[in-house]
RNA sequence: AUACCCAUUAGGCAAAUUUUACGAAAGUAAAAGACGCAAAGCCACGGACCUAAGGUUUUUAACUAUGGUAGCCGGUUGCCAAG
Numbered sequence: 001a002u003a004c005c006c007a008u009u010a011g012g013c014a015a016a017u018u019u020u021a022c023g024a025a026a027g028u029a030a031a032a033g034a035c036g037c038a039a040a041g042c043c044a045c046g047g048a049c050c051u052a053a054g055g056u057u058u059u060u061a062a063c064u065a066u067g068g069u070a071g072c073c074g075g076u077u078g079c080c081a082a083g
Stems, first nucleotide, its partner, number of pairs: 005083001012037002017032006035071001041076003046073002048069003054064004
C1' cells in the first nucleotide's frame, strides 16, 4: 500500500412542530428543532403517490401536470476504519 473479516470511532443528514418568505395548491427555501437515516448524497427521464391554477367535460362535481414528492420503489455515485 492492497485485499478480507469485524462494525468501534470521527464526521454527515434532519421527521413532526413553530416562525418568515415564495406558491392556486401540493410543496419548497431559511432559522429553530430531532422522529429517525449507512446513502435520509445526486437523478422527477421508469413505476408509484400528492396537488389541480389553467384546460376539458355529461359542471353540488369529475378528469387532466406543463406543478411537486428522492425520508415510497428504482437508477447512479460514494465517506470513516481502532483491532
Predicted 3D model of an 83-nucleotide RNA (c-di-GMP-I riboswitch aptamer) from Paenibacillus sp. FJAT-29882. Taxonomically the source falls in Paenibacillus (Bacteria, Bacillati, Bacilli, Caryophanales). Model confidence (mean pLDDT): 80 of 100. It was read from a public genome assembly, where an Rfam model found it.